[in-house]
RNA sequence: GGGGUCAGGACGGGAGAACCGGUAUAUCCGGUGCCGAAGGAGCAACCGCCCCGGAAACUCUCAGGCGACAAGGACCGCCCUGGCAUG
Repeated sequence: GGGGUCAGGACGGGAGAACCGGUAUAUCCGGUGCCGAAGGAGCAACCGCCCCGGAAACUCUCAGGCGACAAGGACCGCCCUGGCAUG
C1' cells in the first nucleotide's frame, strides 16, 4: 500500500399489512382483523475450540407496525474512521 473481516458513522436505495364505531376531519379511544425487514424469542441445516457453544432472510408475533406525509426499517451499494487477522 492492496485485499479480507468486525464495529461505528455519512449519503443513496429499501417491502409488507385494515376496516368499523364514538364524530364530519385530524388526533385520541374502543372492537375485530392483518404484517414482518428495528429489537426479542424458538427450532434447525451447518460450523467450531465439539464438555459445550455459535447459528437464518425459516418460524412465533412479546415489542413494533398497518390512509397520505413524516418517522422507523433487515438488507444492499458507496465513502470515511477505528480494531483484528493474513501476506